Predicted 3D model of a 362-nucleotide part of an RNA (large-subunit ribosomal RNA, domain IV) from a Candidatus Hydrogenedentota bacterium.
The prediction has a mean pLDDT of 85.
The organism belongs to Candidatus Hydrogenedentota, within Bacteria.
RNAcentral holds the full RNA, with entries from ENA.
Context: one part of a larger RNA
RNA sequence: CCCUCGUUAAGGAACUCGGCAAAAUUGCCCCGUAACUUCGGGAGAAGGGGCGCCUCCAGGUAUGUGAAGAGCUUUCGCUCUGAGCAGACGGAGGCCGCAGUGAAAUGGCUCAAGCGACUGUUUACUAAAAACACAGGUCUCUGCUAACUCGCAAGAGGACGUAUAGGGACUGACACCUGCCCAAUGCCGGAAGGUUAAAAGGAGGGGUUAGCACGGUUUACCGUACGAAGCCUUGAAUUGAAGCCCCGCGUCAAUGGCGGCCGUAACUAUAACGGUCCUAAGGUAGCGAAAUUCCUUGUCGGGUAAGUUCCGACCCGCACGAAUGGUGUAACGAUUUGAGCACUGUCUCAACGAGGGACUCG
Numbered sequence: 001c002c003c004u005c006g007u008u009a010a011g012g013a014a015c016u017c018g019g020c021a022a023a024a025u026u027g028c029c030c031c032g033u034a035a036c037u038u039c040g041g042g043a044g045a046a047g048g049g050g051c052g053c054c055u056c057c058a059g060g061u062a063u064g065u066g067a068a069g070a071g072c073u074u075u076c077g078c079u080c081u082g083a084g085c086a087g088a089c090g091g092a093g094g095c096c097g098c099a100g101u102g103a104a105a106u107g108g109c110u111c112a113a114g115c116g117a118c119u120g121u122u123u124a125c126u127a128a129a130a131a132c133a134c135a136g137g138u139c140u141c142u143g144c145u146a147a148c149u150c151g152c153a154a155g156a157g158g159a160c161g162u163a164u165a166g167g168g169a170c171u172g173a174c175a176c177c178u179g180c181c182c183a184a185u186g187c188c189g190g191a192a193g194g195u196u197a198a199a200a201g202g203a204g205g206g207g208u209u210a211g212c213a214c215g216g217u218u219u220a221c222c223g224u225a226c227g228a229a230g231c232c233u234u235g236a237a238u239u240g241a242a243g244c245c246c247c248g249c250g251u252c253a254a255u256g257g258c259g260g261c262c263g264u265a266a267c268u269a270u271a272a273c274g275g276u277c278c279u280a281a282g283g284u285a286g287c288g289a290a291a292u293u294c295c296u297u298g299u300c301g302g303g304u305a306a307g308u309u310c311c312g313a314c315c316c317g318c319a320c321g322a323a324u325g326g327u328g329u330a331a332c333g334a335u336u337u338g339a340g341c342a343c344u345g346u347c348u349c350a351a352c353g354a355g356g357g358a359c360u361c362g
Stems, first nucleotide, its partner, number of pairs: 001357008010348002014346001019343001027051005036041001038173001052095006063086003068081005096100001108341007115333002120132002136171007148157003174328004179258003184255002186251002188248003193245003199239002204234005211226001213224004259277005286320001287317001298314005
């Protein structure tokens, strides 16, 4: 010097990102217990008092247990007496010590705010949370050989279920609510017209050559032109579904979106009001410097001697906003933030002690 412990004058968070760590609280009995509340809770709220031993009163009493015996009864069983064992609460007085749950196990508490309703789940080995899940809500698909999922298929799951069922998506207890926009994208519905596959269709074209014509040469053969039928090949018109284009004052708890400029009131300022442009429609209620606010430590108020954090307001919302839910909310939380009480070696500022190391010598 290091590790693990113990103690500490005075102060008591001055430490520090932050009370991290430590300390403190801790059992039982009694008294007492607020706001708020979904009336269950909150609550062990908070806070306060008591706790040893001896004697006396009750008292070896109350009470518990119950050997054994007796009575009744057909039986099961019922009733009574009750040995032995265990054995208080309470009241009064006294004793000793620094101290009486003398050790040990064994909640610190309160206030305010954010987030998530809750119990649960999770990154096995840096994250336990505000993330996931959740009951509840809504939309949507599915009539059973269901939709959907796995599989090439057979088949299996769904389900030995049947719309109070099952699948998918979003939201996430509860309370109060959930505004406007269907132009775009999607979905749903529609079918007049346009486009359009396979298929049907077979006009026409090309190839082949019996034949015929001409020429060379010639009883045979060769070349050129035309060319029927058949065969091979190509293939136009026309007919052809869904889809797409198209139509819908269908659909937003579908994907999503929810304006700009200018002027105006008898101080000023502001603008209930007006004008104008654009739009599918221009953000309603509620909330708001917020887990969202750049400017920003916004401004005002509270708390402090002093507060970039915190709480309450304001609204100028760079860039909140209604199931990618909005605003509240009792209870809950190893959650996040701020404040206070208690407590302390966290600190002022360090000291001593115990055990074990490191280190030195043998």